[in-house]
Molecule: transfer RNA
Organism: Hypsibius exemplaris
RNA sequence: GUUCUUAUGGUGUAGUGGCUAUCACGUCUGCCUAACACGCAGAAGGUCGCCGGUUCGAAACCGGCUAAGAACA
Numbered sequence: 001g002u003u004c005u006u007a008u009g010g011u012g013u014a015g016u017g018g019c020u021a022u023c024a025c026g027u028c029u030g031c032c033u034a035a036c037a038c039g040c041a042g043a044a045g046g047u048c049g050c051c052g053g054u055u056c057g058a059a060a061c062c063g064g065c066u067a068a069g070a071a072c073a
Base pairs, nucleotide, nucleotide: 001072002071003070004069005068006067007066010025011024012023018056027043028042029041030040031039049065050064051063052062053061
């Protein structure tokens, strides 16, 4: 330098262009307990890497950029 893959709550992860973006762990609150753990109930936490485009509508499709990884040179 060329090509390819990946980027989604704190961590991991699902998501065929249309429902309030899914689930697990974690965090917080309440219940339970003498207390802790377990268990039960509930809550907070995402502007889906960034900027544009297509579309009535984009996490998804297209272009550019950034970051990480892989192959080739």